[in-house]
RNA sequence: GGGCGUUUAGCUCAGCCGGCUAGAGCGCCUCUCUUACAAGGAGGAGGUCACAGGUUCGAGUCCUGUAACGCCCACCA
Numbered sequence: 001g002g003g004c005g006u007u008u009a010g011c012u013c014a015g016c017c018g019g020c021u022a023g024a025g026c027g028c029c030u031c032u033c034u035u036a037c038a039a040g041g042a043g044g045a046g047g048u049c050a051c052a053g054g055u056u057c058g059a060g061u062c063c064u065g066u067a068a069c070g071c072c073c074a075c076c077a
Base pairs, nucleotide, nucleotide: 001073002072003071004070005069006068007067010026011025012024013023019057028044029043030042031041032040050066051065052064053063054062
């Protein structure tokens, strides 16, 4: 330098063919239960969907560019 993949909650990940309000598990907070802790039960908070544009009536999803990370190939030494 060329190609491919990934980027969604604090962490690990889903989101099928674009359709209204973006989810799960774990973690966190409150209450309950307990002598107490853990486990259990009830409720809750938390997201500019990596960033910037574009297409569209409508984008996490499609297109372009950029960035970070990973893999493969090539080049130089």